[in-house]
Context: one part of a larger RNA
RNA sequence: GAAUGAACGCUGGCGGCAGGCCUAACACAUGCAAGUCGAACGCGCCCUUCGGGGUGAGUGGCGGACGGGUGAGUAACGCGUGGGAAUAUGCCCUUUGGUACGGAAUAGUCCUGGGAAACUGGGGGUAAUACCGUAUGUGCCCUUCGGGGGAAAGAUUUAUCGCCAAAGGAUUAGCCCGCGUUGGAUUAGGUAGUUGGUGAGGUAACGGCCCACCAAGCCAAUGAUCGGUAGCCGGCCUGAGAGGGUGAACGGCCACAUUGGAACUGAGAGACGGUCCAAACUCCUACGGGAGGCAGCAGUGGGGAAUAUUGGGCAAUGGGGGAAACCCUGACCCAGCAACGCCGCGUGAGGGAAGAAGGUUUUCGGAUUGUAAACCUCUGUUCUUGGAGAAGAGAAGGAGACGGUAUCCAAGGAGGAAGCCCCGGCUAACUACGUGCCAGCAGCCGCGGUAAUACGUAGGGGGCGAGCGUUGUCC
Numbered sequence: 001g002a003a004u005g006a007a008c009g010c011u012g013g014c015g016g017c018a019g020g021c022c023u024a025a026c027a028c029a030u031g032c033a034a035g036u037c038g039a040a041c042g043c044g045c046c047c048u049u050c051g052g053g054g055u056g057a058g059u060g061g062c063g064g065a066c067g068g069g070u071g072a073g074u075a076a077c078g079c080g081u082g083g084g085a086a087u088a089u090g091c092c093c094u095u096u097g098g099u100a101c102g103g104a105a106u107a108g109u110c111c112u113g114g115g116a117a118a119c120u121g122g123g124g125g126u127a128a129u130a131c132c133g134u135a136u137g138u139g140c141c142c143u144u145c146g147g148g149g150g151a152a153a154g155a156u157u158u159a160u161c162g163c164c165a166a167a168g169g170a171u172u173a174g175c176c177c178g179c180g181u182u183g184g185a186u187u188a189g190g191u192a193g194u195u196g197g198u199g200a201g202g203u204a205a206c207g208g209c210c211c212a213c214c215a216a217g218c219c220a221a222u223g224a225u226c227g228g229u230a231g232c233c234g235g236c237c238u239g240a241g242a243g244g245g246u247g248a249a250c251g252g253c254c255a256c257a258u259u260g261g262a263a264c265u266g267a268g269a270g271a272c273g274g275u276c277c278a279a280a281c282u283c284c285u286a287c288g289g290g291a292g293g294c295a296g297c298a299g300u301g302g303g304g305a306a307u308a309u310u311g312g313g314c315a316a317u318g319g320g321g322g323a324a325a326c327c328c329u330g331a332c333c334c335a336g337c338a339a340c341g342c343c344g345c346g347u348g349a350g351g352g353a354a355g356a357a358g359g360u361u362u363u364c365g366g367a368u369u370g371u372a373a374a375c376c377u378c379u380g381u382u383c384u385u386g387g388a389g390a391a392g393a394g395a396a397g398g399a400g401a402c403g404g405u406a407u408c409c410a411a412g413g414a415g416g417a418a419g420c421c422c423c424g425g426c427u428a429a430c431u432a433c434g435u436g437c438c439a440g441c442a443g444c445c446g447c448g449g450u451a452a453u454a455c456g457u458a459g460g461g462g463g464c465g466a467g468c469g470u471u472g473u474c475c
Base pairs, nucleotide, nucleotide: 001475003473004472006471007470008469009468010467013345014344015343016342017341020337021303026301027300028299030298031297032296035062036061037060040059041058043056044055045054046053047052069256070255071254078181079180080179081178082177083176084175087173088172092169093168094167095166096165097164098163099162100134101133102132103131109124110123111122112121113120114119140149141148142147154161155160182228184226189219190218191217194216195215196214197213198212199211201209231253232252233251234250235246236245237244238243258279259278260277261276262275281292282291283290284289309335311334312333313332317331318329319328320327321326348378349377350376351375358369359368360367361366382416383412384411385410386409387408388407392402419464420463421462422461423460424445425444426443430459431458432457433456434455440447441446
């Protein structure tokens, strides 16, 4: 000098854009953050123009594996980059074929119990795109090539939406490998499923992934192992570059969801707002037993030098469901707070010498503040008031939170808007008084013990300017 998610001190007019718990992955009151479909199904209630419609809990489907948060863990195929073969893939696209015949239940509900509650038992009856069987099955899978296995679902306003099997595509994901990826040797040896083989199991798939047997290997001073630290990258900061530092915001990947473990469902999870077990903590209890998980958005306590509203809206973009209308969406779009940052604008412009008064200083002549002020003329960025008033809403119509905002017009009136640091050298800027090695200053050198341009105050001056200084950190 440059930079900053900054903080602190003094000061503070406006706008645009961006960012705002870096600390306790500490604990959380309250509200909201994931629902939707009646064009899958029966039932209760309400309305009915008797066609039907609305609503509620439930069965069923799809979604809750996305989106949003955090960086604890992780030195690892985690990430980056470049390759690879032994895989899966709901919804979407293309293509081919099919959608036949039957059956038994169950929730809701009714009856009757248990419990303080959470919840739960028994009995009766009921529907389906829920469940099961049979048939068919080109193709599909297995095969000892004889054969064996294995599918479907309907709805309806008659236009469609679905369902099953197979093939291909797209997308997404899993897996393997080369290379790269922090510091410690005051960590030198480490390893028994360990390294490899055979067989069997398991998986969507390869594989010691798991198991049995066999062999004795495998890694390591080119740093194994151990312990420390750390999410990685695109990027960002700095620098002429090489390099150094860093990983906030935005984008990609990974990991985690009170702590630890586990599986279920599913195309996909070892699942933040699912389940089960254990633990700590908090809450309820009739003491028998139960409930909870903000590292979602706000908000609270706490910690801290320090970081915001318990706001508006689904209008836009995007997502889930639905044939659609539409519903949901603290994603998102906006608004609020704080100069936290960057950028822009303003705090007036021109004239004005009796060089006024006042201040400071003086060698008492003057010098300086200083065209500065007063005063005259003018302007209206901004400001105030009044009026008009958007784009953002691409396809026929509807729909705007922001917002009566931006912007425009008119009127008023210089009216409401300047500070901070410094002035010994480095380093731009000097005098007076006070103080007297005191009080104090200080980044380094160093100032102060009676004439201090270095302390304090004043006048003047220099620098930057809605900021200016200080501190921390990095180059």
RNAcentral holds the full RNA, with entries from Greengenes and SILVA. A computed fold for a 475-nucleotide part of an RNA from an uncultured bacterium, annotated as small-subunit ribosomal RNA, 5' domain. Its Rfam family is "Bacterial small subunit ribosomal RNA".